[in-house]
Molecule: c-di-GMP-I riboswitch aptamer
Organism: Rubrobacter sp.
RNA sequence: AAGCGUAAAGGGCAAACCUACCGCGAGGUGGGGACGCAAAGCCUACGGGUCUCGGUGGCAUGCGCACUGAGAUGGCCGGGUUGCCGCG
Numbered sequence: 001a002a003g004c005g006u007a008a009a010g011g012g013c014a015a016a017c018c019u020a021c022c023g024c025g026a027g028g029u030g031g032g033g034a035c036g037c038a039a040a041g042c043c044u045a046c047g048g049g050u051c052u053c054g055g056u057g058g059c060a061u062g063c064g065c066a067c068u069g070a071g072a073u074g075g076c077c078g079g080g081u082u083g084c085c086g087c088g
Stems, first nucleotide, its partner, number of pairs: 003087003012037002017032006035075001041081003046078003049073009058063002
């Protein structure tokens, strides 16, 4: 130094849910709250995935499908970058 995270120390973040506000919606932000997280720090919607709203088509006539436009998600994954503790 690559790599690794069994145990420990000191810390960090914060899912569901509740609540206020924003959004047609997916969802976001603040507060409460902890399911989890060794990068659940930061950057990125570029590639893949999922989801929402609209348009067009389809036919089984209300949608389980296709195309398309605009969006959401970084706690779905890939990618970039920095870093604590211990082992090494």